Transfer RNA from a Patescibacteria group bacterium, 71 nucleotides, folded computationally. The sequence was found in a public genome assembly. Its Rfam family is "tRNA". Gene Ontology term of the family: triplet codon-amino acid adaptor activity. Its mean pLDDT, the model's own confidence on a scale to 100, is 82.
[in-house]
RNA sequence: GCGGGUGUAGCUUAAUGGCAAAGCCCAACUUUUCCAAAGUUGUGAUGAGGGUUCGAUUCCCUUCACCCGCU
Repeated sequence: GCGGGUGUAGCUUAAUGGCAAAGCCCAACUUUUCCAAAGUUGUGAUGAGGGUUCGAUUCCCUUCACCCGCU
């Protein structure tokens, strides 16, 4: 330099154009003499910019980070 892949919550994963879901974690409450465990509720996310579309995590372009391969 060229090609391919990945990027969603603090972490691990879903969502093939139509309200962004779940587990662990975190906070509050209930229970308990206290802790732990258990239960209920809640906070928090689509790497960035643009385009197509009534509507984009999803399709297209550019770019950033990481991984793999070739030279």